Two RNAs folded together computationally: RNase P RNA and transfer RNA, 449 nucleotides in total. Rfam match: Bacterial RNase P class A. Rfam classes the family as a ribozyme.
RNA sequence: GGAGCGGGAGAGACGGUCGCGUGCCGGCCCCGACAGGGUCGCGCACGAGGAAAGUCCGGGCUCCACAGGGCAGGAUGCUGGGUAACGCCCAGUGGGAGCGAUCCUAAAGGAAAGUGCCACAGAAAGCAGACCGCCGGGGCUUCGGUCCCGGCAAGGGUGAAACGGUGAGGUAAGAGCUCACCAGCGCCUCCGGUGACGGAGGCGGCUCGGCAAACCCCAUCCGGAGCAAGGCCAAAUAGAAGGAGAGAAGCGGUCCGCUUCGUUUGAUCCUCGGGUUGGCCGCUCGAGCCCCGGGGUAACCCGGGGCCUAGAGAAAUGACCGUCCGGUCCGCAUGCCGGACCGAACAGAACCCGGCUUACGACCCGCUCCCGCC
RNA sequence: UCCGGGAUCGUCUAAUUGGUAGGACAUCAGCCUUUGGAGCUGAGUAUCCUGGUUCGAGUCCAGGUCCCGGAACCA
Numbered sequence: 001g002g003a004g005c006g007g008g009a010g011a012g013a014c015g016g017u018c019g020c021g022u023g024c025c026g027g028c029c030c031c032g033a034c035a036g037g038g039u040c041g042c043g044c045a046c047g048a049g050g051a052a053a054g055u056c057c058g059g060g061c062u063c064c065a066c067a068g069g070g071c072a073g074g075a076u077g078c079u080g081g082g083u084a085a086c087g088c089c090c091a092g093u094g095g096g097a098g099c100g101a102u103c104c105u106a107a108a109g110g111a112a113a114g115u116g117c118c119a120c121a122g123a124a125a126g127c128a129g130a131c132c133g134c135c136g137g138g139g140c141u142u143c144g145g146u147c148c149c150g151g152c153a154a155g156g157g158u159g160a161a162a163c164g165g166u167g168a169g170g171u172a173a174g175a176g177c178u179c180a181c182c183a184g185c186g187c188c189u190c191c192g193g194u195g196a197c198g199g200a201g202g203c204g205g206c207u208c209g210g211c212a213a214a215c216c217c218c219a220u221c222c223g224g225a226g227c228a229a230g231g232c233c234a235a236a237u238a239g240a241a242g243g244a245g246a247g248a249a250g251c252g253g254u255c256c257g258c259u260u261c262g263u264u265u266g267a268u269c270c271u272c273g274g275g276u277u278g279g280c281c282g283c284u285c286g287a288g289c290c291c292c293g294g295g296g297u298a299a300c301c302c303g304g305g306g307c308c309u310a311g312a313g314a315a316a317u318g319a320c321c322g323u324c325c326g327g328u329c330c331g332c333a334u335g336c337c338g339g340a341c342c343g344a345a346c347a348g349a350a351c352c353c354g355g356c357u358u359a360c361g362a363c364c365c366g367c368u369c370c371c372g373c374c
Numbered sequence: 375u376c377c378g379g380g381a382u383c384g385u386c387u388a389a390u391u392g393g394u395a396g397g398a399c400a401u402c403a404g405c406c407u408u409u410g411g412a413g414c415u416g417a418g419u420a421u422c423c424u425g426g427u428u429c430g431a432g433u434c435c436a437g438g439u440c441c442c443g444g445a446a447c448c449a
Stems, first nucleotide, its partner, number of pairs: 001370008012324007020047005025041006049346001053357002056355005061226004068256004073222005078092005093108001094105004109217002114215002116211003131156002133152008164182006183207001185204008230281004239272001241271004247261004274448003288307008325343007332335001375445007384399004393429001401417005422438005
């Protein structure tokens, strides 16, 4: 100088004043009533994020048979572990990229179950094939070649991909045709590992294309809907309306099963019409946060102690002052000087958690690698 | 807040087991005509963005951007 990781924090810090929101306490008032609401208080307490976001996964919770069976459908895909669970995390194995630190791994089940596809080019693209070429025989010849029959796949050429690579033998020319070594595949034995797998040795046929983010097969998992779930209170109105109708509803499809409602006193669905568009619960104490100790390589788990930290309705967080800190600019008296300005990015809780992904100006801490110079 | 759907020339649209992105209207140029219109001929123009799988992506996969639609209760 360049680069790679991990973590922290993300109104610069502290204090104060005013404002806003919620809850509590107190006073006054409002609504026909209940439920509740408004306003005031030098009153007290608390008041956004690491992503609150995208809504991509997984759960809790609620209702539907506390959730059932089959098919269909969907998701995931190396091994071991963590977890409430996961497509997440940790540790490892194999593969790939990089000089390296390190990173990626939808690339990692199956292509010697089956089906399908491989455009163009090319002779031939899947149990393939011969354009140029090489070789043998025969015919013709103007001796340059050319035609026919047969053998071959080494070389050239096409392509993203062409049926192992190098060398030797062999041959008319060639070829795993044979041999040696190497690569790859399969099988067997031994060793290490919980395992994925790794290492060593032997044997075999000589060699088997790619695509499953194509259908599919195998293994594992998955019921549906979502707080506008769902429950309660209050108020108001008009269903004797029109139509379909023997089945319907139980929240994607289908078959079964179960429960409930109903079969003309008509469930349910559609259309039209009417009335509220008030309040409470759910609601925030939770797989919660912080500290200490222990176990584990780690993710994480166990034990002890402490803490309570928005919960509201289209829905609140802002402004100013002081001291310090940091940055930029200016001045001359060049100093631990004075003055002015700024403190910024992405963004905004709406039932709650665990993740992933995406967005993010400037900053802080720790570790590592490469290059150059001394 | 929750749920669902979509994006291809300027506009409307087509593209099936992944293989040259096609058509209509519009635009522009030329021909025809005295000129304009009509007509004829020709041209340009697109897969929302970024990655990945694959020899090859509008199509398959992942992430993002933008747009559209639906959902209250009572009788």
The prediction has a mean pLDDT of 78.